[in-house]
Context: one part of a larger RNA
């Protein structure tokens, strides 16, 4: 000097991206317990008190001065009685994901995956999906309350408009539409040429968005001003509804206002003209849960002010 431990006056997060690390708390019994809530919970919420040993006595169980449990009154040791070990710090708010679960064996455990649940599509069984040139298998010795596939992802409340494009499904008088076939021409026979016939598909018509997806611009207008319920116009398939909103989405942006601080690009609550939110690519909420992300308060502390001492191990120096 390094590492691993132990202790520390006064202060108590001033350290730091961030309380990282450490400290605090910790067991049992009794009291007590807000707000929220899906009434189950949250909850060991929070916050308090007691705890060893001995004496006397009472109660209950017991056949019982065997034993066990409980109460009352007193006494007593220690710095300290859950005396060692073991053994939650707590609270408030927001975001995300409902939850338990799963995952990158060896840098990621999460807001990713899954999930119950919702919805759409295919399938009537010699089915559909799937493995296999096939034979033959799986689903399944199942049968639509079943099986397969897609998307969303508990619950609650909802899920607006658009079928023009791309796709799916259905229809179809007519048009298009290959070979084959028929007829005609042609050829010694053919090749070849023309016409007819005409499947699927397409054109055409309809339907379908919890299919892929999409969801405007300009101008004017109310008796202060401002704003614009209202009107005009261009244009589209339709012009973004309910919600939410400076957001895990907002460029400008450290938006503006309020609370929090002595001071806040933070956090929370509002407003909101949203560069470029938005409804199962789900929207908005939501109790409980989380080694998830962010903020604050309290307790606690060598994180720090600012270092110090001790124990053990190693390094280094000398022998």
């Nucleotide at each position: 000097c390094u590492c691993u431990g132990u202790u520390c006056a006064g202060g108590g997060a001033a350290g730091u991206c961030g309380g990282c690390a450490a400290a605090u708390u910790g067991g049992c019994u009794c009291c007590g317990u807000g707000g929220c809530u899906u009434u189950g919970g949250u909850a060991u919420a929070a916050g308090g008190a007691g705890c060893g040993u001995c004496u006397a006595u009472c109660c209950u169980c017991g056949a019982g001065u065997a034993g066990a449990g409980g109460g009352u009154a007193g006494a007593u040791u220690u710095c300290a009685a859950u005396a060692a070990c073991a053994a939650g710090g707590g609270g408030a708010u927001u975001c995300c994901g409902a939850c338990u679960g799963u995952u990158u064996a060896a840098u990621a455990a999460a807001a990713a995956c899954a999930u119950a649940g919702g919805u759409c599509c295919c399938u009537g069984c010699a089915a559909g999906u799937u493995c296999g040139a096939a034979a033959g298998g799986a689903u399944g010795u199942g049968u639509a309350u079943a099986g397969g596939g897609g998307c969303c992802g508990a619950u609650g409340c909802c899920u607006g408009c658009c079928c023009a494009g791309u796709g799916g499904c259905g229809g179809u008088a007519u048009c298009u539409g290959a070979a084959a076939c028929u007829u005609c021409g042609g050829u010694u026979c053919a090749a070849c040429g023309a016409a007819g016939c005409g499947a699927a598909g397409g054109a055409c018509c309809g339907u379908u968005a919890a299919a892929c997806g999409g969801c405007g611009g300009g101008g004017g207008u109310a008796a202060c001003u401002a704003u614009g319920a209202c009107c005009c116009u261009c244009u589209u398939a339709a012009g973004g509804u309910a919600g939410c909103g400076u957001a895990a989405u907002a460029c400008c942006u450290u938006g503006c206002c309020g609370c929090u601080u002595a001071a806040u690009u933070g956090g929370c609550g509002g407003c909101u003209u949203g560069c470029a939110u938005g409804a199962a690519u789900g929207a908005c909420u939501u109790a409980a849960c989380g080694a998830g992300a962010a903020u604050c308060c309290u307790g606690c502390u060598g994180u720090c002010c600012c270092g110090a001492a001790c124990a053990g191990a190693g390094g280094c120096u000398c022998g």